RNAcentral holds the sequence, with entries from ENA and MGnify. Predicted 3D model of a 76-nucleotide RNA (transfer RNA) from a Planctomycetota bacterium. It matches the Rfam family "tRNA". It is annotated as a transfer RNA. Taxonomically the source falls in Planctomycetota (Bacteria, Pseudomonadati).
């Protein structure tokens, strides 16, 4: 210097052909305990890395930048 994946809730990941975002765990209440723990029930938690573009509409498609990560090369 070229390439490929990845970035989504605090953590680890989903999201079907573009039609609008969910689960575990963690967290907070609450049943239950003599207290916990465990189980249970409910609730809360997101400008989808960051800007623009397309389109009635974008996490999903296009462009640039940013970060990790992997491969290939060049110097030395």
């Nucleotide at each position: 210097a070229g390439g490929u994946c990845a970035g989504u809730a605090g953590c680890u990941c989903a999201a079907u052909u573009g039609g609008a975002a969910g689960a575990g765990c963690a967290g907070u209440u609450g049943a239950u305990u003599c207290c916990a723990a465990a189980u249970c029930a409910a609730c809360a938690g997101g400008c989808u890395g960051g800007g623009g573009g397309u389109u009635c509409g974008a996490g999903u498609c296009c462009c640039u930048c940013c970060u990790g990560a992997c491969c290939u090369g060049c110097c030395a």